[in-house]
Order: sequence, then C1' cells, then structure tokens
RNA sequence: AAUCAAUGUAGAGGUUGCAAUUCUCAGGAGUACAUAUUUUAGCAGACAUGCCGAGAUGAUAUGGAAAGGGAGCGUUGCCGAAAUGUGGUAUGCGGUGGCAUAUCAUGUUGGGGAUACGUAAAACAUACGUAUAACUGUCAUGGAAAUGGAGUACUACAUCUUUU
Repeated sequence: AAUCAAUGUAGAGGUUGCAAUUCUCAGGAGUACAUAUUUUAGCAGACAUGCCGAGAUGAUAUGGAAAGGGAGCGUUGCCGAAAUGUGGUAUGCGGUGGCAUAUCAUGUUGGGGAUACGUAAAACAUACGUAUAACUGUCAUGGAAAUGGAGUACUACAUCUUUU
C1' cells in the first nucleotide's frame, strides 16, 4: 500500500418501490332492512340445528343503510421494505367445521406491470398462488451479442482481521 471474511454507517432500484393512516370519492345498492297490501308453505345451512299459519317465500308500493375491499391528494415509517405457504401458541366469534387478529419457528418472493387458470370478494375493482413471455435494477461470465444467479444480496466509506 492492497485485501477474502466479519462488523458498523450511509445509499441505489421505482414512469403506481413497500406498508400504515386522516380526509374525499366511486362502488357496495335501490342491495340488506322497515312499514303497508297481497299470496299461502316453506326458508337458511357444510352439518348439527334454527326461523316460520302470532305468516316462511314471492310480488307491489313507500322509505332506505353499513362494513370489508378499491381510487386520489396529503402525512408518517421504511428498501425483506413487505407479502405469502406450513406448523405452534394466545385472544375473540361460533354448536362443530371453521373464521379473524397478534406472535414464534420455518420456507418462497430483487421490482412494477401484462396475459391465462385457481381461491376470496357484490364486482370485469382488487389481493393472493401457479405458469408464460417481455421490461427493469444489481452482480458474475463474455471481444460483443447474450447467458446465468439471488435481497442475510448490491454499491460506497470506515473499523477490524487474513494474506501479499
């Protein structure tokens, strides 16, 4: 002086980066529901079972919501940000199946979009999973064209350390 590895700090990807949240808007929906009239025996459910002639269901008329999810501006925290599969634990709802939230372990995914299928959902919105072909950032190989890999990665700096 350089430097494998380790540690720390700071960064970049992006034409919608990720997540949360107030407000507004669309939609949910002229739906659920309520009342009146009429009809007259079924209705809900995966099952168990529950409701119902003190009127189920349908029709007509009048009135008429909400939540989850979504879009936009803003704000906040960030770059495994975050999402998701499996299993465990706790709490809540439920008669059970199960559903939701949080957390732990473990696995997958660099990023955003498009198309197809599937699940959820009112939905052709959207989310998730799988697949396909491109785009894009990064590193490696390569003369180039291109090919391949993965985020505990990549870049910069510093410390320490190994080696020369």

Lysine riboswitch aptamer from Aliicoccus persicus, 164 nucleotides, folded computationally. The coordinates come from a structure-prediction model, not an experiment, and the mean pLDDT is 81. The model forms 100% of the base pairs in the Rfam consensus. It matches the Rfam family "Lysine riboswitch aptamer". Rfam's curators write: Riboswitches are metabolite binding domains within certain messenger RNAs that serve as precision sensors for their corresponding targets. Allosteric rearrangement of mRNA structure is mediated by ligand binding, and this results in modulation of gene expression. This family includes riboswitches that sense lysine in a number of genes involved in lysine metabolism, including lysC. NCBI's taxonomy places the organism under Bacteria, Bacillati, Caryophanales, Staphylococcaceae, Aliicoccus.